A computed fold for a 77-nucleotide RNA from candidate division NC10 bacterium CSP1-5, annotated as transfer RNA.
RNA sequence: CGGGGCGUAGCGCAGCCUGGUAGCGCACUUGGUUCGGGACCAAGGGGUCCGGGGUUCAAAUCCCCGCGCCCCGACCA
Numbered sequence: 001c002g003g004g005g006c007g008u009a010g011c012g013c014a015g016c017c018u019g020g021u022a023g024c025g026c027a028c029u030u031g032g033u034u035c036g037g038g039a040c041c042a043a044g045g046g047g048u049c050c051g052g053g054g055u056u057c058a059a060a061u062c063c064c065c066g067c068g069c070c071c072c073g074a075c076c077a
Stems, first nucleotide, its partner, number of pairs: 001073007010026004020057001028044006050066005
C1' cells in the first nucleotide's frame, strides 16, 4: 500500500441480508429459602448500537467519509 472480517449493556454475543418498541447468556441490585456461604426461585436496574454525514415518515440495519482492532497478500529493509 491492496483485500477481507469485526466494533451493540461490566464480559461473551444475537439482531443487520429483507429499515418499524434494542435483545439473550453470564455478571450486578433487591426480596425469598439457609446460621452463613454457595445454589435455587421471584422481581428489577443498566445502552450516545465506534465517530461524522446522507437517504427516509422512520436507520443498530441502507449509502458515503473517517477511527480502532484482527487476518491475508504485496513492497522496502
NCBI's taxonomy places the organism under Bacteria, Bacteria candidate phyla, Methylomirabilota (SeqCode). Its mean pLDDT, the model's own confidence on a scale to 100, is 82. Rfam family: tRNA. Rfam classes the family as a transfer RNA.